[in-house]
Molecule: transfer RNA
Organism: Nitrospinota bacterium
RNA sequence: GGGGGUGUAGCUCAGAUGGGAGAGCGCGUGGAUCGCACCCACGAGGUCAGGGGUUCGAAUCCCCUCACCUCCA
Numbered sequence: 001g002g003g004g005g006u007g008u009a010g011c012u013c014a015g016a017u018g019g020g021a022g023a024g025c026g027c028g029u030g031g032a033u034c035g036c037a038c039c040c041a042c043g044a045g046g047u048c049a050g051g052g053g054u055u056c057g058a059a060u061c062c063c064c065u066c067a068c069c070u071c072c073a
Base pairs, nucleotide, nucleotide: 001072002071003070004069005068006067007066010025011024012023013022019056027043028042029041030040031039049065050064051063052062053061
C1' cells in the first nucleotide's frame, strides 16, 4: 500500500426485509431477611465510531474518514 471483518447502554452482545433502540450482567430505589447474599418489583443510563448522501423515513443502503482485528504484498 491492497482485500476482508468489527465498531449499538459501564461490560458482553442482539437488532430477517429500512418504520417501536433492546436483552443479560452491572448500577440506583423499594420489597423480602435480625442483617448480608440470593430472590421479587420498579427505575436511571444511548450523538447506534465520526461526517456526508439516498429516502416520507437510516443502527440498517451508498461514499469518505478514524480506531481495532485479520489476510496479501